RNA sequence: CGAUGUUCUCAGGGCGGGGUGAAAGUCCCCACCGGCGGUAAGGGUCGCAAGGCCUAAGCCCGCGAGCGCCUUCCCGAAGGAUUUUUCUGACGGGAAGGGUCAGCAGAUUCGGUGCAACUCCGAAGCCGACGGUUAAAGUCCGGAUGAAAGAGAACGGUC
Numbered sequence: 001c002g003a004u005g006u007u008c009u010c011a012g013g014g015c016g017g018g019g020u021g022a023a024a025g026u027c028c029c030c031a032c033c034g035g036c037g038g039u040a041a042g043g044g045u046c047g048c049a050a051g052g053c054c055u056a057a058g059c060c061c062g063c064g065a066g067c068g069c070c071u072u073c074c075c076g077a078a079g080g081a082u083u084u085u086u087c088u089g090a091c092g093g094g095a096a097g098g099g100u101c102a103g104c105a106g107a108u109u110c111g112g113u114g115c116a117a118c119u120c121c122g123a124a125g126c127c128g129a130c131g132g133u134u135a136a137a138g139u140c141c142g143g144a145u146g147a148a149a150g151a152g153a154a155c156g157g158u159c
Stems, first nucleotide, its partner, number of pairs: 002159002004156007016030004031139002033128002035063004042055005058126002066104002069098008079088003108124005130142003
């Protein structure tokens, strides 16, 4: 220095104005926001240089929470079997666990520069879990004082 193990800490932003209406932070017009790792020709910094370090993509490659799915358990249960009081049990509800294959699972083009850009510069676009709600939500409320991609620190009779 790297690996590995244990523990701890940290780890998400955003509706402002107008319209319609009985009612909208949910619809319409304008507005606002962008998790984590990778990649990188931008930016910063050190160096004579080679080069190092830091930083840089919502829509390029992956990952994460949520839903769904799968497994186990609990509750209810149509029906079936039966020695009549037991067995089984489609399906529905709840809890815990899993994170593999597949799903919801998302969204970018054009012009410029250049050897090289879906990353730079310019322009125009597009996307955003589930449940709730006097009315349909990326922005409100809720699960969530949760979980987690990962980031960092400390420690070690380890490699």
Annotation: A computed fold for a 159-nucleotide RNA from Bradyrhizobium liaoningense, annotated as FMN riboswitch aptamer (RFN element). The source organism's lineage runs through Bacteria, Pseudomonadati, Pseudomonadota, Nitrobacteraceae and Bradyrhizobium. Of the family's consensus pairs, 100% are formed in the model. The prediction has a mean pLDDT of 77.